[in-house]
Context: one part of a larger RNA
Molecule: large-subunit ribosomal RNA, domain I
Organism: Ruegeria pomeroyi DSS-3
């Protein structure tokens, strides 16, 4: 140096576990905001910093209800308090809520700068009134009254000033009411200014409604087409939106509002008839409802949430560090859902079934008030140009919608039944209103999974949208496990009053020592044995 046995080191796979994920199910909620919102900065404790609570009344304050022995969140301790005169805690209501932020007095490089009005306060002046007292008159039955001066207190009023602090208001736009101006233009009226009161503004996961509207791609190029009315920007709105009671459809028999699914049917169709796009009549289903403010004021039978309140039943040996295992006799069960206890526990502990439940909030079932109740749509329908919707790309293209030029009838009238005309048939357009079926899920409860189990499941089980990178929009990590219980190693000893490690103690276990469960493999040492 190889080779074999064997012993560590180093590494952190595996196994095991779960405080965090994911996906659904049922219900609930579906908004928050100028009474200052979401987010945030500074603060805030006896005691540095983070999280978390709060907000100069600042880990709290106040009231009611609950609950009954401990309590002063958490990384963490110690000081010092608090509580059966009922704390801590829980539920609901109230108060306080710095600054920035729609941010709103003005201003700005957010969390800071400058301000103005009234106001309360403070002190001056002055008025009126009442008390007490001083001085001078006047009446007196000597008690006193009574007028006026002065001066102190208080109470109410008026005007001054005010460093510093304090409380409120002061933005824009629109509606609405006074009230003062006021054109062309006499009156007037637009207009314009001031005040009052009210609403708006900002944010928010997805659903939804209109306004605009791409390309890559596909068409095996690519221009009609298609991707797609899709990404994406915009304005709005609600818990759902949106659509809705025929100027609809059939087809000679009739249906009967609108929305959703399922067929019809990848059919008729359309289509450089290419790539592709693709209805509708009919039929089954959900769910039904009609109308001219459906609401609106009371009444409150009931239920729903809901702090929380009762809640059954085990001993014993035995292994073991420890028992809930195992043995042997019990016992409850409308409770053997599930969790935790030193290993697997219906009967120890929380719980479960079950009953039961305040306040506040929500729904609401009856009754009983007041108010309303259009009246028939003209620059329309139709036409021509040019676009656009519709399953239909101008086609024979009906039907809706309209930039633009036109432009009727008036129920004895009209519109439709796929060009267009005649019968027939149906239906009433240019006014509105409508719940249920139907979408979604930022969030709250419960529950469930042949879903992940720390390179997986959310990017994030862990102080994660953090650390870090980017100017900046953006981007984005790694990181979980001692033990039942810190009992977290008193004291010696080497060693530099170190690192580290040997003893001693604890511990079932220390090769569980906080580099800590289990601890593979790469890689690296020691020891012996052969052999070279």
């Nucleotide at each position: 140096g190889g080779c074999g046995u064997u012993u560590g080191g180093u590494g952190g796979a595996u196994g095991c576990c779960u405080u965090g994920g994911c996906a659904g199910c049922a219900a609930g909620a579906g908004g928050c905001g100028a009474u200052g919102a979401a987010g945030g900065a500074c603060g805030u404790g006896a005691u540095a910093c983070u999280c978390u609570g709060c907000g100069a009344u600042a880990a709290g304050u106040c009231a009611u209800g609950g609950g009954g022995a401990g309590c002063c969140g958490a990384g963490a301790a110690u000081a010092g308090g608090c509580u059966u005169u009922g704390a801590u805690c829980c539920a609901u209501g109230a108060a306080u809520c710095u600054c920035c932020g729609a941010a709103u007095g003005g201003g700005g490089c957010a969390a800071c700068c400058c301000a103005c009005c009234u106001g309360a306060c403070a002190u001056u002046c002055u008025g009126u009134u009442a008390u007490u007292g001083u001085u001078a008159g006047c009446c007196u039955u000597c008690g006193g009254g009574u007028u006026a001066u002065c001066a102190a207190u208080a109470a109410c009023g008026g005007g001054g000033u005010g460093a510093a602090a304090c409380a409120g208001g002061u933005a824009c736009u629109u509606a609405a009411g006074a009230c003062c101006u006021g054109a062309a233009u006499a009156c007037a009226u637009a207009g314009g200014g001031u005040u009052u009161u009210a609403a708006g503004a900002g944010c928010a996961a997805a659903c939804c409604c209109g306004g605009g509207g791409a390309a890559c791609u596909g068409a095996a190029a690519c221009a009609u087409c298609u991707a797609a009315g899709u990404a994406c920007c915009c304005g709005g709105a609600g818990g759902a939106a949106a659509g809705g009671a025929a100027a609809u459809c059939a087809a000679u028999u009739g249906a009967u509002a609108c929305u959703c699914c399922c067929c019809u049917a990848g059919u008729a169709g359309u289509g450089g008839c290419g790539a592709g796009c693709g209805a509708a009549c009919g039929g089954g289903g959900a769910u039904c409802a009609g109308c001219c403010g459906a609401g609106c004021c009371u009444u409150g039978a009931g239920a729903a949430u809901g702090a929380g309140a009762a809640g059954a039943a085990c001993a014993u040996g035995u292994u073991g560090g420890g028992a809930a295992g195992c043995a042997u006799g019990g016992c409850c069960a409308u409770a053997g859902c599930g969790g935790g206890u030193g290993a697997u526990a219906g009967c120890c502990c929380c719980g479960u079934a079950u009953u039961c439940g305040a306040a506040g909030u929500u729904c609401g079932a009856u009754g009983g008030g007041a108010c309303g109740u259009a009246u028939u749509a003209a620059g329309u329908a139709g036409g021509g140009c040019g676009g656009g919707a519709c399953a239909c790309g101008u086609g024979a293209a009906a039907u809706c919608c309209u930039g633009u030029c036109u432009g009727a009838a008036g129920a004895u009238c009209g519109g439709a039944g796929g060009a267009c005309c005649a019968c027939c048939u149906u239906c009433g357009a240019a006014g509105g209103c409508u719940a249920a079926g139907u979408a979604c899920u930022c969030c709250u409860u419960g529950c469930u999974g042949a879903c992940c189990g720390a390179u997986a499941g959310c990017g994030a089980a862990c102080c994660a949208g953090u650390a870090c990178c980017g100017u900046g929009a953006g981007g984005g990590a790694a990181a979980g496990g001692u033990g039942a219980a810190a009992a977290g190693c008193a004291c010696c000893c080497c060693g530099a009053c170190g690192a580290g490690g040997g003893g001693a103690g604890u511990g079932a276990a220390a090769c569980a020592g906080u580099a800590c469960c289990u601890g593979a493999a790469a890689c690296c040492g020691g020891a012996c044995g052969c052999c070279u």